Predicted 3D model of a 551-nucleotide part of an RNA (small-subunit ribosomal RNA, 5' domain) from an uncultured bacterium. Its mean pLDDT, the model's own confidence on a scale to 100, is 83.
[in-house]
Context: one part of a larger RNA
């Protein structure tokens, strides 16, 4: 000098930060990932129309939504257990690779089919049947689940076409790191798709619609951006009281596997490979940007913020998918906990709060999606413990205040005294002022960008429709923060440590090697500037000391 600190005494306000370092031990409760009705068929409710005396039937519109389907859920958030190299940092390589969404192009979006959730039903007896009767009525306590029947799609399947593209054979040119790469060409082979919404003149159609058109989608394909996989070199703690280690081991050929290289895996062959420039083993540890300190060299650290890695109760595995071997997905095994009708089930806070436990020690079961960002959606919007705010803690840094001016040869009290006096001390009282902060009241600049009615212009279009773009702007959005003005009153706001030397600051009383102090030297045994109290003084100040740790 520093700190994610703790402890003691004390404590007015604000801003910005920061706060489980121990048990990667266990967790009650709530929330933390949904969204789309402009993909689909239902269901419920409301309103309106039509038919009907009515019950009701039917059509349309709107709202809600369990299910099918799409996208997301691999992000965001947390932690540092493991890991000494499969990490990380820096610089290369990939003629050995991938990529949903986004972006810029090219070519398309044809014909057909079968299911399945939702939904409905389920036992026994009688009756030809409609139906009737009995009984809690598929199974199960629950979690959950069986069979039968029916139906839709942008779900699934089959066929067609193939600008391109994959693969194979092959010709040419250019380039190159050997195998090759790129471009142009020939032949063969393989592979696509889905519709929805708004609107509409002619034409077709009884109608729905066809058809046209705009927007949102879909398929194949080329490039880009961003992101990722793999790989090479160098660097990266202690220990030799660890000296030899290694059989998929090292290399080759072939095959398998992968998006891709490779003993990654396998068969065969060879006998290699690493090591005092420290292999192998043991210990410790996430790494970096950075942070602390220091004149620097260096030493120590890796909280908060950012990048990368690893992990998600412990161990293992794959599935889905553009992407995972997947924190709030699946399966298996273990430990633990919970429910149970004992047959069987359920769970995973190292998300945000919160609980007990541990510990010297670390916060609210708060508000809001207003802003920024993310997911879904044409949009309106919905979701978002990310985030933005508020709360608690002097835990840290910074700022402000606790008043200002005048006021006595100087009150009282207290302390000292050579009894003359000296100190506290302009300090107080008293007089005059001021109004920061806290307090009370009134009010609304800013954090608000967006969204968005009417209207205007332009693009597409057969169109004055519709839609898109630009302008426009009625209206509308603040959880919280904050600004301005007014009121009142010195009123509400100072402590802590030290005073023998180092080291700024001294006397009295008490005590008597006792009680005690202490970082070192050392103080205390009857005048102690070192213990304790008091007066005074010094230092710092909403803090001051102590302890711990680093330099």
């Nucleotide at each position: 000098a520093a700190c994610g600190a703790a402890c003691g005494c004390u404590g007015g306000c604000g801003g910005c930060g920061u706060g489980g370092c121990u048990a990667a031990g266990a967790c009650a409760u709530g929330c933390a990932a949904g969204u789309c009705g402009u993909a689909c068929g239902g269901a419920a409710c409301a309103c309106a129309g039509u038919a009907g005396c009515a019950a009701u039937a039917u059509u349309g519109u709107g709202u809600u939504u369990a299910g099918u389907g799409g996208c997301g859920a691999a992000a965001g958030g947390g932690a540092g257990a493991g890991u000494a190299a499969u990490c990380c940092a820096u610089g290369g390589g990939u003629a050995a690779c991938g990529u949903a969404c986004c972006u810029c192009g090219g070519a398309c979006u044809c014909g057909g089919g079968g299911a399945u959730a939702a939904c409905a039903g389920c036992g026994g007896g009688g009756g030809c049947a409609a139906c009737c009767c009995c009984u809690u009525u598929g199974c199960g306590a629950a979690a959950g689940u069986g069979c039968u029947g029916c139906u839709a799609a942008u779900a699934c399947c089959c066929g067609a076409u193939g600008a391109a593209g994959u693969c194979g054979u092959u010709g040419a040119a250019u380039c190159g790191c050997c195998u090759g790469a790129u471009u142009c060409g020939a032949c063969g082979c393989c592979c696509a798709a889905a519709g929805g919404u708004g609107g509409g003149g002619a034409c077709c159609g009884c109608a729905a619609g066809g058809c046209c058109u705009a927007c949102c989608g879909g398929u194949c394909u080329g490039g880009g951006a961003g992101c990722g996989g793999c790989u090479c070199a160098u660097g990266u703690c202690c220990u030799a009281u660890c000296a030899g280690c290694u059989a998929g081991u090292u290399g080759g050929u072939g095959a398998g596997g992968u998006g891709a290289u490779g003993g990654c895996u396998c068969a065969c062959c060879a006998a290699g490979g690493c090591g005092a420039c420290g292999a192998c083993g043991g210990g410790u540890a996430g790494c970096g940007g950075g942070c602390g300190u220091g004149a620097g060299a260096g030493c120590g650290c890796g909280a908060c913020c950012c990048g990368c890695c690893u992990c998600a109760u412990c161990g293992g595995a794959a599935c889905u998918g553009a992407g995972a071997c997947a924190c709030u997905g699946u399966c298996c095994g273990g430990a633990c906990a919970c429910c149970u009708a004992c047959g069987g089930g359920u769970g995973g806070c190292u998300g945000c709060a919160g609980u007990a436990a541990c510990g010297a020690a670390u916060a609210u079961u708060g508000g809001g999606c207003a802003a920024u960002g993310g997911g879904c959606g044409c949009a309106a919007g919905c979701c978002u413990g990310a985030c933005c705010c508020a709360g608690c803690g002097a835990c840290g840094c910074c700022g402000c205040g606790u008043g200002c001016a005048g006021g006595a040869u100087g009150a009282a009290g207290c302390c000292c005294c050579u009894c003359g006096g000296g100190g506290u001390g302009u300090a107080a009282a008293c007089u005059g002022c001021u109004g920061u902060c806290a307090g009370g009241g009134u009010u609304u600049a800013g954090c608000a960008a967006g969204c968005a009615a009417a209207g205007a212009g332009g693009g597409u279009g057969a169109a004055c429709a519709a839609u898109c773009c630009u302008c426009g702007g009625c209206g509308u959005u603040g959880a919280g923060c904050a600004g301005a003005c007014c009121c009142a009153a010195a009123g509400g706001a100072a402590g802590c440590c030290u005073c023998g030397g180092c080291u700024a600051a001294c006397u009295c009383u008490g005590u008597g090697c006792c009680a005690g102090c202490a970082g070192c030297c050392g103080c205390g045994g009857u005048a102690a500037g070192a213990c304790a109290g008091a007066g005074g003084a010094g230092g710092c100040a909403a803090g001051c000391g102590u302890u711990g740790u680093u330099c």